[in-house]
RNA sequence: GCGCCGCUAGUGUAAUGGAUAGCACAUGAGAUUCCGGUUCUCAGAAUGAGGGUUCGACUCCCCCGUGGCGCA
Numbered sequence: 001g002c003g004c005c006g007c008u009a010g011u012g013u014a015a016u017g018g019a020u021a022g023c024a025c026a027u028g029a030g031a032u033u034c035c036g037g038u039u040c041u042c043a044g045a046a047u048g049a050g051g052g053u054u055c056g057a058c059u060c061c062c063c064c065g066u067g068g069c070g071c072a
Stems, first nucleotide, its partner, number of pairs: 001071007010025004018055001027043005048064001050062003
């Protein structure tokens, strides 16, 4: 330099172009308990950046960033 793959809550991950972006752990609050743990309930928290296509984009296209793999 060229090609391919990945990037979504704090962490790990789902999501045929169409729901209010889901789940688990973690965190906070409450219940339970003499206290703590366990268990139960509730809450907050995310689409790497910019642009484009579309009635509608996490998803498709362009470009950038970042990580990984291969070739040279």
Predicted 3D model of a 72-nucleotide RNA (transfer RNA) from Ligilactobacillus equi DPC 6820. The organism belongs to Ligilactobacillus equi, within Bacteria. The prediction has a mean pLDDT of 81.